[in-house]
Context: one part of a larger RNA
Molecule: small-subunit ribosomal RNA, 5' domain
Organism: uncultured bacterium
RNA sequence: GAUUGAACGCUGGCGGCAUGCCUAACACAUGCAAGUCGAACGAGGCCGGUGCCUUCGGGUACUGAGUCGAGUGGCGGACGGGUGCAUAACGCGUAGGGAUCUGCCCUAGAGAGAGGGACAACCCGGGGAAACUCGGGCUAAUACCGCAUAAUACCUUCGGGUCAAAGGGGGCUUUCGGGCUCUCGCUCUGGGAUGAACCUGCGUCCGAUUAGCUAGUUGGUAGGGUAAAGGCCUACCAAGGCGACGAUCGGUAGCUGGUCUGAGAGGACGGCCAGCCACACUGGGACUGAGAUACGGCCCAGACUCCUACGGGAGGCAGCAGUGGGGAAUUUUGGACAAUGGGGGAAACCCUGAUCCAGCGAUGCCGCGUGUGUGAAGAAGGCCUGCGGGUUGUAAAGCACUUUCAGCAGGGAGGAAUGAGGUGUGCGUGAAUAACGCACAUCUGUGACGUUACCUGAGGAAGAAGCACCGGCUAACUCUGUGCCAGCAGCCGCGGUAAUACAGAGGGUGCGAGCGUUAAUC
Numbered sequence: 001g002a003u004u005g006a007a008c009g010c011u012g013g014c015g016g017c018a019u020g021c022c023u024a025a026c027a028c029a030u031g032c033a034a035g036u037c038g039a040a041c042g043a044g045g046c047c048g049g050u051g052c053c054u055u056c057g058g059g060u061a062c063u064g065a066g067u068c069g070a071g072u073g074g075c076g077g078a079c080g081g082g083u084g085c086a087u088a089a090c091g092c093g094u095a096g097g098g099a100u101c102u103g104c105c106c107u108a109g110a111g112a113g114a115g116g117g118a119c120a121a122c123c124c125g126g127g128g129a130a131a132c133u134c135g136g137g138c139u140a141a142u143a144c145c146g147c148a149u150a151a152u153a154c155c156u157u158c159g160g161g162u163c164a165a166a167g168g169g170g171g172c173u174u175u176c177g178g179g180c181u182c183u184c185g186c187u188c189u190g191g192g193a194u195g196a197a198c199c200u201g202c203g204u205c206c207g208a209u210u211a212g213c214u215a216g217u218u219g220g221u222a223g224g225g226u227a228a229a230g231g232c233c234u235a236c237c238a239a240g241g242c243g244a245c246g247a248u249c250g251g252u253a254g255c256u257g258g259u260c261u262g263a264g265a266g267g268a269c270g271g272c273c274a275g276c277c278a279c280a281c282u283g284g285g286a287c288u289g290a291g292a293u294a295c296g297g298c299c300c301a302g303a304c305u306c307c308u309a310c311g312g313g314a315g316g317c318a319g320c321a322g323u324g325g326g327g328a329a330u331u332u333u334g335g336a337c338a339a340u341g342g343g344g345g346a347a348a349c350c351c352u353g354a355u356c357c358a359g360c361g362a363u364g365c366c367g368c369g370u371g372u373g374u375g376a377a378g379a380a381g382g383c384c385u386g387c388g389g390g391u392u393g394u395a396a397a398g399c400a401c402u403u404u405c406a407g408c409a410g411g412g413a414g415g416a417a418u419g420a421g422g423u424g425u426g427c428g429u430g431a432a433u434a435a436c437g438c439a440c441a442u443c444u445g446u447g448a449c450g451u452u453a454c455c456u457g458a459g460g461a462a463g464a465a466g467c468a469c470c471g472g473c474u475a476a477c478u479c480u481g482u483g484c485c486a487g488c489a490g491c492c493g494c495g496g497u498a499a500u501a502c503a504g505a506g507g508g509u510g511c512g513a514g515c516g517u518u519a520a521u522c
Base pairs, nucleotide, nucleotide: 001522002521003520004519006518007517008516009515010514013368014367015366016365017364018363019361020360021326026324027323028322030321031320032319035075036074037073040072041071044068045067046066047064048063049062050061051060052059053058082279083278084277091204092203093202094201095200096199097198100196101195105192106191107190108189109188110187111186113147115145116144122137123136124135125134126133127132153162154161155160167184168183169182170181171180172179173178205251206250207249212242213241214240217239218238219237220236221235222234223233224232254276255275256274257273258269259268260267261266281302282301283300284299285298304315305314306313307312332358334357335356336355340354341352342351343350344349371401372400373399374398381392382391383390384389405463408457409456410455411454415449420444421443422442423441424440425439426438427437428436429435466511467510468509469508470507471492472491473490477506478505479504480503481502487494488493
């Protein structure tokens, strides 16, 4: 000099864009952060419509893309969000590899036949303070299970053997059984895309005051296991494997793109953002699933907290806010799903503390303002003085102007239409002027921010300057006080009666909504 996720002191007008627990991976009150689908299913409640009965209160039957919360079922809770504890490792980075899996999505081929038995909900009964739970009975399905069909799938001794499925909705029609058609879904298989798993070369901090380490250890055979190669596991056999090119051990640490600095080489760092990894109170375990470190799933053990009728139960903010604690130190228990994105759904739509916004903090960067011109009697006051004067100083006053920003009043984009719903036209499918899909046109509607950005008007210099320094380094000097005292100080050093070095004042210098100090890196 540059820099910072900074802190502290003094001071503080506005805006834009960023950024904000670096410490206790300490403990957490409260609210919210993952749901959705009635176009998979049965049974209910409510509401509307229609019919019948009615003592006019209502009852009952049918019906609806109506609505509500439980239940079965499906998909999603493996994403998104947080943190950096562990980890010196194939963890990460980079370049490769072959022995793998992959829901939803795209593409292609084939198929979707015929049946069955349950279990929730519900009803009845029981236990418990509660959490919850037990027994009996009824029932539906895209839930579950056989049968049939079966190849370019799988196994094979190459003869053969084995494996699947589910329907829902719209329209037309009907002899009410159904049929045709469109659409969403279902099963098997091939390919793709995406994602994931595994292996290898090289690189990746300090310590030798750590020199030897290793028995599933190194390799082989056989088997098991896995989606898959492999001591991954087991039995047997051999005795290997690593190491001064630093094994092993100890310490420290998430890695990277990058960031800071520097002419570069290098050094230091890895906060925000992005990629990967690890973790989710601590330790262990599996289940489900296409996929699991399963943060807001399950089981066991432990510590802690809470409830209890003492028998037993409940919990996990390193999600967003917020609280206590720790600390020099780090924000609101805010708004909205309008946009972008995600989950579910055919869709409308629902959910979304992701996200978009607002709030707080000069924490940083950037921009703007705190007036402009004129004005010498060089006013008054202050300070200095050699007492003549000098300086503050065009500075002020005065005169003439301007009105950014803030405040007040009015107007007012864009973020929003490529989306959704309705209508029309055309095309495709179709027997079809139903319906459905696609394209175009048109109509209707959607903004948290928001008193938006921006523009206009009225008014008046009006509401807006400080901080550090002035001995040398280093730009900037005098007076007074003090008297090795009080004090200053980054280094050299100042202060013991004329201190440009302490303290105050006047003046000056530097930066400026900041300026200094401290810490830290180059």